[in-house]
Order: sequence, then C1' cells, then structure tokens
RNA sequence: CCUCUGGAAAGCAGGACGGGCACCCGUCCUCACCGAAGGUGCAAGCCGCGUACGCCCGCGGUGAAGCUCUCAGGUCCCGGUGACAGAGG
Repeated sequence: CCUCUGGAAAGCAGGACGGGCACCCGUCCUCACCGAAGGUGCAAGCCGCGUACGCCCGCGGUGAAGCUCUCAGGUCCCGGUGACAGAGG
C1' cells in the first nucleotide's frame, strides 16, 4: 500500500424554492448540536539566545494524541462517511 471483517457521536428542528398526484427527494437560509475523513492548537522534554562556571528567570525554535478547536464534514430509520482494530497478501 491492497483485499476482507468489525467500528461511534449528534435535530422526529423551522422557513423558502424546485422535481413530484401523494409519499418522497434535492438546494438555500436560520437556530441548536456531534467529533472518528481531512485540518487547527499545545504539555513535558530537547536546542539556541539573553550569559558570564552554574542555578533561577525570560524570549525564540522543535515538539503527540481517542486531548483541543469545530474551518471542513456530519446530525430520525434505512443507507453512507469513518479515526482506530483484527485477518490475509
């Protein structure tokens, strides 16, 4: 990297428009939510400078996520996304 398997959260929301006999579907707007596509941020530590032997302190760099933010994405059922995990190649 490929194949198969498992794999969650959150709206029975309101309005407008369109397709449509209805059911239903799609788009846009508003409010309320979720965090597990992707993305944002950083603790210790390490490095450098202030700096002189050292300590303290300050500044800068580097620095993880199932943490954080909620940009993106998603929010009845069905369906689908899917971090991550298992098996095989």